[in-house]
Molecule: small-subunit ribosomal RNA
Organism: metagenome
RNA sequence: AGAGUUUGAUCCUGGCUCAGGAUGAACGCUAGCGGAAGGCUUAAUACAUGCAAGUCGAGGGGCAGCAUGGGACUUCGGUCCUGAUGGCGACCGGCGCACGGGUGAGUAACGCGUACACGACCUACCUUUAACUGGAGGAUAGCCCUGGGAAACUGGGAUUAAUACUGCAUAAAAUUAUAAGUAAUAGAGGUUUAUAAUCAAAGCUUCGGCGGUUAAAGAUGGGUGUGCGUUCCAUUAGCUAGUUGGUAAGGUAACGGCUUACCAAGGCAACGAUGGGUAGGGGGCGUGAGAGCGUGAUCCCCCACACGGGUACUGAGACACGGACCCGACUCCUACGGGAGGCAGCAGUAAGGAAUAUUGGACAAUGGGCGCAAGCCUGAUCCAGCCAUUCCGCGUGCAGGAUGACUGCCCUAUGGGUUGUAAACUGCUUUUAGAAGGGAAGAAACCCAUUCAUUUAUGGAUGGCUGACGGUACCUUCAGAAUAAGCACCGGCUAACUCCGUGCCAGCAGCCGCGGUAAUACGGAGGGUGCAGGCGUUAUCCGGAAUUACUGGGUUUAAAGGGUGCGUAGGCGGCCAGAUCAGUCAGGCGUGAAAGUUUUCGGCUUAACCGGAAAAUUGCGUUUGAUACUGUUUGGCUAGAAUCAGGAUGAGGUUGGCGGAAUGUGGCAUGUAGCGGUGAAAUGCAUAGAUAUGCCAUAGAACACCGAUUGCGAAGGCAGCUGGCUGGACCUGAAUUGACGCUGAGGCACGAAAGCGUGGGGAGCGAACAGGAUUAGAUACCCUGGUAGUCCACGCCCUAAACGAUGCUUACUCGAUGUAUGGAAAUAUUUGUGCAUCCAAGGGAAACCGUUAAGUAAGCCACCUGGGGAGUACGUUCGCAAGAAUGAAACUCAAAGGAAUUGACGGGGGUCCGCACAAGCGGUGGAGCAUGUGGUUUAAUUCGAUAUACGCGAGGAACCUUACCUGGGCUCGAACGCUAUGGGAUUUAUUGUGAAAGCGAUAUUCUCUACGGAGCCGAUAGUGAGGUGCUGCAUGGUUGUCGUCAGCUCGUGCCGUGAGGUGUUGGGUUAAGUCCCGCAACGAGCGCAACCCCUAUCCUUAGUUGCCAGCACAUAAUGGUGGGGACUCUAAGGAGACUGCCGGCGUAAGCCGCGAGGAAGGUGGGGAUGACGUCAAAUCAUCAUGGCCUUUAUGCCCAGGGCGACACACGUGCUACAAUGGCGAGUACAGAGGGUAGCGAAGCCGCGAGGUGGAGCCAAUCUCAGAAAGCUCGUCCCAGUUCGGAUUGGAGUCUGGAACUCGACUCCAUGAAGGUGGAAUCGCUAGUAAUCGCGCAUCAGCCAUGGCGCGGUGAAUACGUUCCCGGACCUUGUACACACCGCCCGUCAAGCCAUGGAAGCCGAGGGUACCUGAAGACGGUGACUUCACUGGGAGCUGUCUAGGGUAAAAUUGGUGACUGGGGCUAAGUCGUAACAAGGUA
Repeated sequence: AGAGUUUGAUCCUGGCUCAGGAUGAACGCUAGCGGAAGGCUUAAUACAUGCAAGUCGAGGGGCAGCAUGGGACUUCGGUCCUGAUGGCGACCGGCGCACGGGUGAGUAACGCGUACACGACCUACCUUUAACUGGAGGAUAGCCCUGGGAAACUGGGAUUAAUACUGCAUAAAAUUAUAAGUAAUAGAGGUUUAUAAUCAAAGCUUCGGCGGUUAAAGAUGGGUGUGCGUUCCAUUAGCUAGUUGGUAAGGUAACGGCUUACCAAGGCAACGAUGGGUAGGGGGCGUGAGAGCGUGAUCCCCCACACGGGUACUGAGACACGGACCCGACUCCUACGGGAGGCAGCAGUAAGGAAUAUUGGACAAUGGGCGCAAGCCUGAUCCAGCCAUUCCGCGUGCAGGAUGACUGCCCUAUGGGUUGUAAACUGCUUUUAGAAGGGAAGAAACCCAUUCAUUUAUGGAUGGCUGACGGUACCUUCAGAAUAAGCACCGGCUAACUCCGUGCCAGCAGCCGCGGUAAUACGGAGGGUGCAGGCGUUAUCCGGAAUUACUGGGUUUAAAGGGUGCGUAGGCGGCCAGAUCAGUCAGGCGUGAAAGUUUUCGGCUUAACCGGAAAAUUGCGUUUGAUACUGUUUGGCUAGAAUCAGGAUGAGGUUGGCGGAAUGUGGCAUGUAGCGGUGAAAUGCAUAGAUAUGCCAUAGAACACCGAUUGCGAAGGCAGCUGGCUGGACCUGAAUUGACGCUGAGGCACGAAAGCGUGGGGAGCGAACAGGAUUAGAUACCCUGGUAGUCCACGCCCUAAACGAUGCUUACUCGAUGUAUGGAAAUAUUUGUGCAUCCAAGGGAAACCGUUAAGUAAGCCACCUGGGGAGUACGUUCGCAAGAAUGAAACUCAAAGGAAUUGACGGGGGUCCGCACAAGCGGUGGAGCAUGUGGUUUAAUUCGAUAUACGCGAGGAACCUUACCUGGGCUCGAACGCUAUGGGAUUUAUUGUGAAAGCGAUAUUCUCUACGGAGCCGAUAGUGAGGUGCUGCAUGGUUGUCGUCAGCUCGUGCCGUGAGGUGUUGGGUUAAGUCCCGCAACGAGCGCAACCCCUAUCCUUAGUUGCCAGCACAUAAUGGUGGGGACUCUAAGGAGACUGCCGGCGUAAGCCGCGAGGAAGGUGGGGAUGACGUCAAAUCAUCAUGGCCUUUAUGCCCAGGGCGACACACGUGCUACAAUGGCGAGUACAGAGGGUAGCGAAGCCGCGAGGUGGAGCCAAUCUCAGAAAGCUCGUCCCAGUUCGGAUUGGAGUCUGGAACUCGACUCCAUGAAGGUGGAAUCGCUAGUAAUCGCGCAUCAGCCAUGGCGCGGUGAAUACGUUCCCGGACCUUGUACACACCGCCCGUCAAGCCAUGGAAGCCGAGGGUACCUGAAGACGGUGACUUCACUGGGAGCUGUCUAGGGUAAAAUUGGUGACUGGGGCUAAGUCGUAACAAGGUA
């Protein structure tokens, strides 16, 4: 110091979360030792038991008990007497009990903190000073006697003492009264003197002392007052009758409405009164860089309280924790009549709770009370016990030791890695624990003894006495690695990784998120990381969070500027000079307790801890000084502001008058069948005469053109012309005032539209409503009507995207342009005020803003703090209502959002292309058949492919193939490899059974050889099997599609905070990101093109099996033969085409031209060639392959069946429907292929399929092999035909063990549908479509009409790019990014959650009024009474009062049938509102 999380990515805003520290903690797992600290945060709940405040005999009367002494008696156990002694229960008296200890309920207060004040006060014990301590009296407890009561307790009688009590004497001082004088001070009870009145005391003694009284002073402790500070709510705005003040009196230690009477009517409050909630305050503590924020345990100070409440008494001090009285609640005792009690003291118990200890020891130390003292008391205190609760320290060993041992775990697994120097083993050490021994400091006093000095008060010296902790700390010795390690985590944040299991299950999770068969995220294991006697989790606080921003934030679009103005309080305020010194600044003084924190030094072996010193305590008070600034005050100024004079300006406001156009309506007239309306229609109007046209009349509302990027106004807003009244800004002048200013919480006024009230008005328009359409529906969009309303007057409402989403004012900061309106100057130009556009600096997340700031500054106001819930609920105010203003919470989510980027998309735009449309030709869709698919069926109809499948995988299903089904068999297995054993062959022949496979039987028997053996074969055993089983969503490879579309990228540079952009966009051009030009780009790569193959022309070379012009031979005839290379052809090489030339256009690229030339002309035609990528596209069944599954089966063999089923639906084809045709006859011309288990000629046979035959050919030689359409001739004559050939019957041929399921072909016979095909849809732009035949692969044969090739004949049309489809580029919008098959809204239905209302019901606290009223206080009266008489006093009585009761209201909480909305949930229902022009912006 930051990090994670919104997005495809980016920047920003913004919340959530994490890493740190802390705790009086708790819980889980674990646990060796010591030191120091801490330990009921909850029930201020209730308490058994013990202890926590006594002491003094040197105050007193005394003496119950104990001890000692003495005496008497004695049964020798003891008993009795004796206050004589030590001492002392109870009693009188003194002092203490108001301290110490506990708790935090109450309290928002002078309670606390701080600083002052008391000229308004008190203070026992202590210190100092001064004086005094004389004399007298009557009681009373105890004791004794006698009663009552269960007890607690209490009555009566007699008698007695005091340092108890009461007079008297003395009286400096004090108090009161009177009189006189006087300092300082703003003032007040200051102070001096005189006179008068009143008030004291206590004794004890060991004779040393200890006391007592009065007064003054001090010290200590308290009391009171004041300034400042001290929590939340304004959804608490008004509160107050002793209230505020005065006078008088009372009361108090003292001031005071503290109390009472009278008088006055004040006092407090937006700087927050009153009310409500919460809370002891501070020093400090935690955190933080600090400022702050949170907190108030332990320790210290203050306050308050002591079962709840009230009250006083005593006393120096209390309204009193372990005192009293009363009321109340509760508990206990009881003889039922009455009594007793108060742990928030220390222990302890119960309860509550997640949770907090021993019914311990000692007064040795420190401190306190009493006492002369010894001493006694002290749960204060000092110690110990329990608890890892916290902090600190120590240890659990150290060194060597590699065959890197074994196990475990992992892997690419003959082996390697890791655990790991870890272990074993060797050596060393002994803290700690254990054992044995020694052993403290804390202690010095008081006191006692001895003694010294004297100032005679006292002080000093020496010795002695005293330890709970504790035989503890500490020290020494002994043996032995011996006695001692866990917890959490390992996806990112965040250090640390693999295997197995699980399979959106079980589970994890602080946030993001993991888990649906290969999980580093679940569970286990191995390994690792972190911390360590602890480690994690939970809770809480601070931090990070600049996320409340004083330090230190914002408000155009992210949350946030009030709708606008005027203006009150408040805040802020121009220039010069003087005064003052309040603020401000500096110095001094006082205070800011100690502890704590910080620094430093020191003490425990160290540390924690403790001690000393310093610093700090940022504050408050006081004082001295400074005087720039601010304030206050005085005087002045004119630059701010205002006034004045003159001028000019505008839809500024308000109120009258007037006007024309249009529209509607009415009347009259002309006129006839429609009008109107829409995408198209209909409703509607119209023959009772509409619409249209003309004239007249009338009504209301709005004001065309001018008109604008204009003007005016504070905003809302303002538009015909004109009059009245009226506001403002502006310019010029610089005459007047002299800071009069700015802002503005509350307040007041204005405030579009809609709406409300009353009364008018009502032409047009037009919510609601009605009808017609549209639609699946259409409570809408469209149409026809139409009421409120819109208009006027008056009164309300008070809200808008009331927007520049930008508060007002002032100053400053480059420019350019336009425009409105003034001035100067008059063509230039310049100076103001406005309205606009573009830019610099600067700002901003960016978009953008930019002298009209969102820049730089100042002043004031308003507002914001994650999204939803919600501008909702409740409350309050306003309103006639509608509603407005103010304005939450529970709950829920991890986002919501802004700007910009790249894509994708749009029923957005622009440009362009493509057999995309159009123009054409021919088809499909109808028929029959073939074939594939779906579906259905089946034992099985194996599987895959589904826009990009469907004559596809399959380029050949009768068996085989074959993966499917049924049945029969095999289990090292059907195939292959290796090892070992043993054997020989293989083979051939025969044979049983069986459907076959298979299982058996009989006979027979090798080759080579360096003689070791090898080969081959099957058998046995072992080892690797095998799987067309699953996962194409684990994969490789291959393939389809977009698409042969023109795109996709990179390097460097530049721009941008960045994603990214630029380049690649633009202007042209092209088939093309093809090329040219321009340009912050310059280059490059993959694609395009070219290079490759075929084809079209020519040349060269070569000339067999091809060819044959010329020569020759032969034949019936034929390149048949000799020969030839001319030609064709073959097959190798080359030429050729490049917009090269010409003309036009153009800067160029290039385009145009029936251009030239040329065989070919603008990539000549065709092929191969498929960029980055997309679709988790296809394929685990071509193959390969991870993982999973299977192993007498999901493997293997065999027979038969199935893949060929058939109501039906779809795709692709073939053949047709005929005359451009069919049939018959004749006749012509190809190319490219195949061929030895082959092609197979001639010949012969058969109607034919074919048979026979076998020449030739491993092929330019032989052969398949007859090309067909065409051409010529003939026939048919428009018909279900001489078209068409399905179907069926019969007879055959061929292949093959085998054609039943289920082959092809032939012949004869049969002769179905079909007469050109609905909606719709496909192909094709030239040697193409159409049409005609030929060949090949697979193959025994073939279901081939398929596929792949070959040639023959050979068209039509394209105006063009509006539209459909697909694509490319640019641009635009976007709430999409799984990318429109996207996103997303609301009702309803279901579940869960919190919440509002609600007839009521149940509480709580406080106030008010009235009634009652204990103790007590203050009064009245007062039997009686005394040593006390100005006295005391039972009783009775008045006032006040805790409490109790009653009543009505208010506040607040819980609950409530029912009800309202809200949130969250699985893939529910209905629609499709929003996002694109979202299909009605």